[in-house]
RNA sequence: GGGCGGAUAGCUCAGGUGGGAGAGCACCAGCCUUACAAGCUGGGGGUCACAGGUUCAAAUCCUGUUCCGCCCACCA
Numbered sequence: 001g002g003g004c005g006g007a008u009a010g011c012u013c014a015g016g017u018g019g020g021a022g023a024g025c026a027c028c029a030g031c032c033u034u035a036c037a038a039g040c041u042g043g044g045g046g047u048c049a050c051a052g053g054u055u056c057a058a059a060u061c062c063u064g065u066u067c068c069g070c071c072c073a074c075c076a
Stems, first nucleotide, its partner, number of pairs: 001072007010025004019056001027043005049065005
């Protein structure tokens, strides 16, 4: 330098046929318990990496950039 994949909640990830932003764990409150854990119920938490474009409408499509991983090439 070229190619491919990834970036979504505190963590691990799903969602890729364009229209609801979600799950598990964690966290908070309540119930239960003498108390703690477990369990049950409820709740909070997101600029969907960044910028631009297309569209009535973008996490999703297109372009560029950044970071991470893998492969190839070049130099030494």